[in-house]
Context: one part of a larger RNA
Molecule: small-subunit ribosomal RNA, 5' domain
Organism: uncultured bacterium
């Protein structure tokens, strides 16, 4: 000099576009951030409306359109927060899997025959202050389970056969065994199963690449490898039995301390140094440890089980809870926004679809936090007015600067007009009567903060007397101080200036 998620001191018109707990991964009042399908079921209310019986206001029957608990399917493994913890195949690159999975979607082959038992809803009884549960009986299903069909699918066993780095794989062929399905409707479709490819996402595995200490030199017992198994989707001490004794390490093992990783960001002519805030991959976490289950896919932020700490209820018997989603409290701290609106775009989940839901998002509030536009007037105007400084009392200077004249209307106000964003045959906009556009009105509502010895652009007066203060650094202050205060003039930047912290 730049640059900053800044922060303070003074001081502040506007508008557009980003951004906003860097500390306490501390603890949380309250609300809202994940539901949907009635076109998979059966009950349950409600019931528009028909119709019989008829005592003319009841009585039974059917019965569209709705509601929603319960079974059920999908989706609750995305999105959104954080950065704790990790020096690690986490990340970054390039390469590999002949050792892998992949729900929804896409194409492409075949198929769906025919039975059975149960359960919740829901009633009866009851147990409990409450969460929540017991027995006993009744029911449906695209829940559940067995037969029966089957293969390019599995598994074995036999034959030829191509490749390949090696275990090994390809491909055809006889046999054996084993194992599927589900229905719904408005009859247009949607689902079901099986295989095979695809496309997508994900799993391992390996080369290189990745901060400091040697005042850390040895460390290692599933430790290293070997056979057999056992398990996983799949390979592998991943896990066990035996068996051998190896394995790393000065090219830095281990041990300690930091830390998330990049893409990139800042600076710098450039090496390079420095940081990883927003945005974008990718990784770990979800009060703290540990655990499965469920599933295509978790060891699962708003799932579950258990220990622990902490907080709430309580009838003392037990129970309930997790904001490092969104907004907000408290607390820490030099500092950090609103308990908005709206699902109208985008996009996500569920539904055939109307639709629901969505603090992802799109919006709006707040804060000069930064960046960048924009103004606060323009032109004349010398009697160089008052005033204010200063003075060698002549003058000098503030100064065309005011005052006055003639405009302008960018912002400002106030009236009327009024979008794009909507994809379109209509309909649908939170933003928002917003941006814009016209008329109208009037210079009115809008400047400041630093610095003037020298490095460094700005100089004089009074006051103070090594006091009382200034200072990056050199230094200024002891009676004529351009350095310290005030004031006039200067000079720089400007809705912003100064000063701190920190990088280059």
């Nucleotide at each position: 000099g730049g640059a900053c998620g800044a922060a303070c001191u003074c001081u502040g018109g506007c508008g557009g576009c980003a951004c906003g707990c860097u500390u306490a991964a501390c603890a949380c009042a309250u609300g809202c951030a994940a539901g949907u399908c009635g076109a998979a079921c059966g009950a349950g209310c409600a019931g528009a409306g028909a119709g019989a019986g008829c005592u003319u206001g009841c009585u039974c029957u059917c019965g569209a359109a709705g509601c929603g608990a319960g079974u059920g399917g999908c989706g609750g493994a995305c999105g959104g927060g954080u950065g704790a913890g990790u020096a690690a195949c986490a990340c970054g690159u390039g390469a590999g899997c002949a050792a892998c999975c992949u729900g929804c979607c896409u194409u492409u082959a075949a198929g769906a025959g025919g039975g059975g038992g149960a359960u919740a809803a829901c009633g009866u009884u009851u147990g409990g202050a409450a969460a929540c549960g017991a027995a006993c009986g009744c029911u449906a299903a695209u829940a559940c389970c067995g037969c029966a069909u089957a293969a390019c699918a599995u598994a074995g066993a036999g034959g030829a056969u191509u490749c390949g780095c090696a275990u090994g794989u390809u491909u055809c062929u006889u046999c054996u065994a084993u194992c599927a399905a589900a229905g719904a409707u408005u009859u247009a479709u949607c689902g079901c199963u099986u295989a095979a490819a695809g496309a997508u996402g994900g799993g391992c595995u390996c080369g290189c690449g990745u901060c400091u200490g040697a005042u850390u030199a040895g460390c290692u017992a599933g430790u290293u490898g070997g056979u057999g198994a056992g398990g996983u989707a799949a390979c592998g001490g991943c896990u066990c039995a035996c068996c051998a004794a190896g394995g790393c390490g000065a090219c830095g093992a281990u041990c300690a301390g930091u830390a998330g990783c990049c893409g990139u960001a800042c600076u710098g002519a450039g090496a390079g140094g420095u940081a990883g805030a927003a945005c974008g991959g990718c990784c770990a976490c979800a009060u703290u440890g540990g655990g499965a289950c469920u599933g295509a896919g978790a060891c699962a932020c708003g799932g579950c089980c258990c220990a622990g700490a902490c907080u709430c209820c309580u009838a003392c018997g037990g129970g309930a809870g997790g904001c490092a989603g969104c907004a907000g409290u408290g607390a820490g701290g030099a500092a950090u926004a609103u308990u908005g609106g709206g699902c109208a775009a985008u996009g996500g989940g569920c539904g055939a679809a109307a639709g629901c839901c969505u603090g992802a998002c799109c919006c709006a509030g707040c804060a000069a936090c930064g960046c960048c536009g924009c103004g606060u007037g323009a032109g004349g105007g010398a009697a160089g007015a008052a005033g204010g400084g200063u003075u060698u009392c002549g003058g000098c200077u503030c100064g065309u600067a005011a005052a006055c004249c003639u405009c302008u209307g960018u912002c400002c106000u106030a009236u009327g007009g009024g979008a794009c964003g909507a994809a379109g045959a209509a309909g649908u906009g939170a933003c928002g009567g917003u941006a814009c556009c016209a008329u109208a009105g009037g210079a009115g509502g809008a400047a400041g903060c630093c610095c003037c010895g020298g490095c460094u652009a700005a100089c004089u007066a009074c006051g103070u007397g090594c006091c009382a203060g200034c200072a990056g650094c050199c230094g200024c202050g002891g009676u004529a101080a351009u350095a310290c205060g005030u004031a006039g003039g200067g000079g720089g930047c400007a809705a912003g200036c100064g000063u701190u912290a920190u990088c280059c």